[in-house]
RNA sequence: UGGGGGAUCGUCUAAUGGGCAGGACGCAGGACUUUGGAUCCUGUAGUGGUGGUUCGAGUCCACCUCCCCCAG
Numbered sequence: 001u002g003g004g005g006g007a008u009c010g011u012c013u014a015a016u017g018g019g020c021a022g023g024a025c026g027c028a029g030g031a032c033u034u035u036g037g038a039u040c041c042u043g044u045a046g047u048g049g050u051g052g053u054u055c056g057a058g059u060c061c062a063c064c065u066c067c068c069c070c071a072g
Stems, first nucleotide, its partner, number of pairs: 001071007010025004019055001026044006048064005
């Protein structure tokens, strides 16, 4: 430099070829318990960036950033 793949809560991982971004763990609060642990309830917090298409974009298109693989 060229080709291919990837980027979603703090972490891991879904979203059925466009229609309310969900779950688990973690963390916080509460219930229970003599205390702790376990269990249960509630909350917490996210689509890498800038544009475009569309009534509507995590999803489609362009460019950029970063990571992985292949070639040179």
This is a predicted structure of a 72-nucleotide RNA (transfer RNA) from Coprothermobacter proteolyticus DSM 5265. The RNAcentral record of the sequence draws on Rfam. Rfam family: tRNA. Its family is annotated with triplet codon-amino acid adaptor activity in the Gene Ontology. The family's RNA type in Rfam is transfer RNA. Lineage of the source: Bacteria > Coprothermobacterota > Coprothermobacteria > Coprothermobacteraceae > Coprothermobacter proteolyticus.